Small-subunit ribosomal RNA, 5' domain from an uncultured bacterium, 503 nucleotides, folded computationally. Rfam family: Bacterial small subunit ribosomal RNA. The full RNA is in RNAcentral, with records from Greengenes. Its mean pLDDT, the model's own confidence on a scale to 100, is 82.
Context: one part of a larger RNA
RNA sequence: GGAUGAACGCUUGGCGGCGUGCCUAAUACAUGCAAGUCGAGCGGGGGAAGCUCCUUCGGGAGUGGAACCAGCGGCGAACGGGUGAGUAACACGUGGGCAACCUGCCCUCAAGCCUGGGAUAACUUCGGGAAACCGAAGCUAAUACCAGAUAAUCCAACCUCUCGCAUGAGAGGUUGGUAAAAGAAUUUCGCUUGAGGAUGGGCCCGCGUCGCAUUAGCUAGUUGGUGGGGUAAUGGCCUACCAAGGCGACGAUGCGUAGCCGACCUGAGAGGGUGACCGGCCACACUGGGACUGAGACACGGCCCAGACUCCUACGGGAGGCAGCAGUAGGGAAUUUUCCGCAAUGGGCGAAAGCCUGACGGAGCAACGCCGCGUGAAUGAUGACGGCCUUCGGGUUGUAAAGUUCUGUUCUCUGGGAAGAAGUUCUGACGGUACCAGAGGAGAAAGCCCCGGCUAACUACGUGCCAGCAGCCGCGGUAAUACGUAGGGGGCAAGCGUUAUCC
Numbered sequence: 001g002g003a004u005g006a007a008c009g010c011u012u013g014g015c016g017g018c019g020u021g022c023c024u025a026a027u028a029c030a031u032g033c034a035a036g037u038c039g040a041g042c043g044g045g046g047g048a049a050g051c052u053c054c055u056u057c058g059g060g061a062g063u064g065g066a067a068c069c070a071g072c073g074g075c076g077a078a079c080g081g082g083u084g085a086g087u088a089a090c091a092c093g094u095g096g097g098c099a100a101c102c103u104g105c106c107c108u109c110a111a112g113c114c115u116g117g118g119a120u121a122a123c124u125u126c127g128g129g130a131a132a133c134c135g136a137a138g139c140u141a142a143u144a145c146c147a148g149a150u151a152a153u154c155c156a157a158c159c160u161c162u163c164g165c166a167u168g169a170g171a172g173g174u175u176g177g178u179a180a181a182a183g184a185a186u187u188u189c190g191c192u193u194g195a196g197g198a199u200g201g202g203c204c205c206g207c208g209u210c211g212c213a214u215u216a217g218c219u220a221g222u223u224g225g226u227g228g229g230g231u232a233a234u235g236g237c238c239u240a241c242c243a244a245g246g247c248g249a250c251g252a253u254g255c256g257u258a259g260c261c262g263a264c265c266u267g268a269g270a271g272g273g274u275g276a277c278c279g280g281c282c283a284c285a286c287u288g289g290g291a292c293u294g295a296g297a298c299a300c301g302g303c304c305c306a307g308a309c310u311c312c313u314a315c316g317g318g319a320g321g322c323a324g325c326a327g328u329a330g331g332g333a334a335u336u337u338u339c340c341g342c343a344a345u346g347g348g349c350g351a352a353a354g355c356c357u358g359a360c361g362g363a364g365c366a367a368c369g370c371c372g373c374g375u376g377a378a379u380g381a382u383g384a385c386g387g388c389c390u391u392c393g394g395g396u397u398g399u400a401a402a403g404u405u406c407u408g409u410u411c412u413c414u415g416g417g418a419a420g421a422a423g424u425u426c427u428g429a430c431g432g433u434a435c436c437a438g439a440g441g442a443g444a445a446a447g448c449c450c451c452g453g454c455u456a457a458c459u460a461c462g463u464g465c466c467a468g469c470a471g472c473c474g475c476g477g478u479a480a481u482a483c484g485u486a487g488g489g490g491g492c493a494a495g496c497g498u499u500a501u502c503c
Base pairs, nucleotide, nucleotide: 001503002502003501004500006499007498008497009496010495014373015372016371017370018369019368020366021365022331027329028328029327031326032325033324036075037074038073041072042071044069045068050063051062052061053060054059082284083283084282091209092208093207094206095205096204097203098202101201102200106197107196108195109194110193111192112191114148115147116146117145123138124137125136126135127134128133154177155176156175157174158173159172160171161170162169163168210256211255212254217247218246219245222244223243224242225241226240227239228238229237259281260280261279262278263274264273265272266271286307287306288305289304290303309320310319311318312317337363339362340361341360345359346357347356348355349354376406377405378404379403386397387396388395389394410444411440412439413438414437415436416435420430447492448491449490450489451488452473453472454471458487459486460485461484462483468475469474
């Protein structure tokens, strides 16, 4: 000098745009919201409008079936959002491999969609419980469940041929086995099987990835083999048996520290430092463990067990998990609103209308940062008054002020008023915002640090090794350009200085 997610100080502070905003306690959380949707899968509950009849004109009966409601069922809830605790590891980066793998929804192609069955929730009636909720009996439906038929290029076993980088791959044949779901009907949407694609993942390997050797030896599923199990799949991944191996000064093991990268800061570069925001990957979801469902989880707003903590209780038993968005307490030098909207973009469900969406789009707060603008312009000498200094002549503040002539950025008021809408109609949270026009009026807007040398900028007074200053050298003990005040000056400027950290 540059930089920062900064903090602190100033009797500091006008506006706009774009960004950024718990670095500490992965501490504890009141309250609200953050994941639903589909009636064009299903049976119920419910009963509006309308229509018909009766009427004592209040209404009643029948029909009708909309809204709405929980339940069964489907898809989603594994995305999106948060955090950085753990992790020195195939976690990440980069380059490869899988002849050892999976992939819902989507796209292409081929084939099929036949015949039956038994339940169960909802509901009704009982019963238990303070509650959470639970039990019994009875009834019912399906794109829920089950059985059968048919069938391959699918699956299993065997045989033949061809090929390969080993395990193997491909083609053909024989035998055996395996599927489905209907709904609506105007287009159509689905279901089952197979092949291919796309996308997303899983596993393996080479190389790279912090400090300490004042950590030198480490290892028993340990290293390898065989059989078996398990997985979508390879593999000590697991298990039984057998062998005795495996790693290490090219730093094993241990300890400490740490999410990794694209990038960011600095630097001429090499390098050094960092890993906030944004993007990719990983890990985690009160702590520890476990599986279930599913195409996908060992699952933040799912389940079970244990633990700590908090809450309710009729003491028998129950409920909970903000490292989602706001917000609260606490900690701290320190970090925002319990805001608006689904109008846009994106996501889930749905045939659609649409519903949901604290993702997102916006607004609010904060000079926290960067950028831009303003706080007036021109003229004005008797060089006014005042201040300060003075050799008492004057010098300086200083064209500075006043005065005169203007301007209107910003500001205030009034009027108009968007684009963003994609989808010829309709649809805008932002927002009566941006912007435009007119009017008013210099009116409402400057401070902070420094002036001994480094280092741009000097005099007077006060003080007298005191009070104080200080980044280093050092100033102060009676003439202090170094302390304090004043005048003057220098620097930067809505900021200026200090502190901390990096280059």